[in-house]
RNA sequence: UAAUGUUAAAGGCACGAGUGGAGCAAUCCAUUCACGCAAAGCUAUAGGGCCUUCCGGGGUAGCCAGCUGUCAUU
Numbered sequence: 001u002a003a004u005g006u007u008a009a010a011g012g013c014a015c016g017a018g019u020g021g022a023g024c025a026a027u028c029c030a031u032u033c034a035c036g037c038a039a040a041g042c043u044a045u046a047g048g049g050c051c052u053u054c055c056g057g058g059g060u061a062g063c064c065a066g067c068u069g070u071c072a073u074u
Stems, first nucleotide, its partner, number of pairs: 002074004012037002016033007035062001041067003047064002049060004
C1' cells in the first nucleotide's frame, strides 16, 4: 500500500420506545433501556432518493452515494 472481515482484542455509535424540551411540520436535543452496525465517522452548495412546509425554506448520512479512518489476518 492492497484485499478480506468479527476470528481475536480495545473500544465506539444508538433503530425504536419512555420522560422532558425546541419546531407549523418533517425532525432535532438531553436522559434511561436498547434493535442493530466494519465505518451506524464526516459530507445535505458533489450527486440521487425520501420526508416536511408558513412554498421562503427546512429535514433525513442507521436510503444509495462521495471522502477519510481503527484493529486483526493475508
Background: A computed fold for a 74-nucleotide RNA from a bacterium, annotated as c-di-GMP-I riboswitch aptamer. Rfam family: c-di-GMP-I riboswitch aptamer. Its family is annotated with cyclic-di-GMP binding in the Gene Ontology. From the family's description: GEMM was predicted in a large-scale screen for bacterial structured RNA regulatory elements. Its mean pLDDT, the model's own confidence on a scale to 100, is 81. The model forms 94% of the base pairs in the Rfam consensus.